[in-house]
RNA sequence: AUUUUUCAAAGCCAAACUCGUCGUGAGGCGGGGACGGAAAGCUACAGAUCUUACCUAGUAAGAUGGCUGGGUUGCAUUG
Numbered sequence: 001a002u003u004u005u006u007c008a009a010a011g012c013c014a015a016a017c018u019c020g021u022c023g024u025g026a027g028g029c030g031g032g033g034a035c036g037g038a039a040a041g042c043u044a045c046a047g048a049u050c051u052u053a054c055c056u057a058g059u060a061a062g063a064u065g066g067c068u069g070g071g072u073u074g075c076a077u078u079g
Base pairs, nucleotide, nucleotide: 005076012037013036017032018031019030020029021028022027035066041072042071043070045069046068047067048064049063050062051061052060053059054058
């Protein structure tokens, strides 16, 4: 430096639900909580899904990274 693995250790994140708050909405943020996760760190580039507006059949804008793929960064161990 690259790759593999999750045996072990130290740790990390945090679903559903709930309280508060922002948003037309999907959903976001903070607290509690823990289903799970080797990147459940970041990134909306591609696909997919969802919301809104126009409207009859597609376009535009937005959301989802814990839907899939890609890009990028990181800890430990083995080779």
Molecule: c-di-GMP-I riboswitch aptamer
Organism: Methylophaga aminisulfidivorans